[in-house]
RNA sequence: GUCCCGGAUGGCGCAGUGGUUACCGCACCUGCCUAGUAAGCAGGAGAUCCCGGGUUCGAAUCCCGGUCCGGUACA
Numbered sequence: 001g002u003c004c005c006g007g008a009u010g011g012c013g014c015a016g017u018g019g020u021u022a023c024c025g026c027a028c029c030u031g032c033c034u035a036g037u038a039a040g041c042a043g044g045a046g047a048u049c050c051c052g053g054g055u056u057c058g059a060a061u062c063c064c065g066g067u068c069c070g071g072u073a074c075a
Base pairs, nucleotide, nucleotide: 001074002073004071005070006069007068008067011026012025013024019057028044029043030042031041032040050066051065052064053063054062
């Protein structure tokens, strides 16, 4: 470099396989608790789902192209 396979979703790790306002954990912020800290409890902010098109009444999800990451095979 080529073929094939898998992946990209809050700061981090992940779930969600067509239909509400995208789930959960860690971290973060506020309050409660404590003599104080940690832990615990309650609440909050944060992702227009890698990019561009297409299908559909409706797309994170299906289709096409591209970018990047990992793996297999070949050179």
Predicted 3D model of a 75-nucleotide RNA (transfer RNA) from Schistocerca americana. The sequence is in RNAcentral, with records from Ensembl Metazoa. The source organism's lineage runs through Eukaryota, Bilateria, Orthoptera, Cyrtacanthacridinae and Schistocerca. Its Rfam family is "tRNA". It is annotated as a transfer RNA. Rfam describes the family as follows. Transfer RNA (tRNA) molecules are approximately 80 nucleotides in length.